[in-house]
Formats: sequence, C1' cells, structure tokens
RNA sequence: CAGAGUAGAUAGAAUACGUCAAGUGCCAAAGGAUGGGAGGUUGCCUUUGGACGAAGGGGAAACCCGCGUUAUUUCAUCGCUUCCGCUG
Repeated sequence: CAGAGUAGAUAGAAUACGUCAAGUGCCAAAGGAUGGGAGGUUGCCUUUGGACGAAGGGGAAACCCGCGUUAUUUCAUCGCUUCCGCUG
C1' cells in the first nucleotide's frame, strides 16, 4: 500500500402462512446479538403496551387464480465505525 472476513439489505426462485386477519409497517419501554478480539451506535432481533389497518374470487370436489410493502430456505449483488489483529 492492497485484500479477506459479520449482523443485515435488495431482487429472482421454491415451499408455506393469512385473507372469518395473523403477519408486515408506526410509536414508547426493556433486553440481546452484531467481520478475528475489545468497545460502539445509524441500523438488526426479541418481549410488553398502544394507535392504525387490508381483496377477494372460481369450482361438484381435489384444487386454481389473485391479494398481503406475510414467513422461511436457497442463489446473486451490496455490505459496518474506532483501536488492535489476519493475509500478500
């Protein structure tokens, strides 16, 4: 001098969930994890409380088509901050 390496984010695919309303998102409080180590917050996760709130339809049935800023997995891309460390 250069590089690697996380939590996560976005898109595709698959499998599921809800559509008789959970989930997602918003606010407040507490806690937890967060490149290899220590600390750290913008973010991330969990719990509690609160406000707001939705698109259903077809079929004899099995099922099928939608909807939800739905969940998980996989793949691709992007990928922390200070100090110390690792590789060349």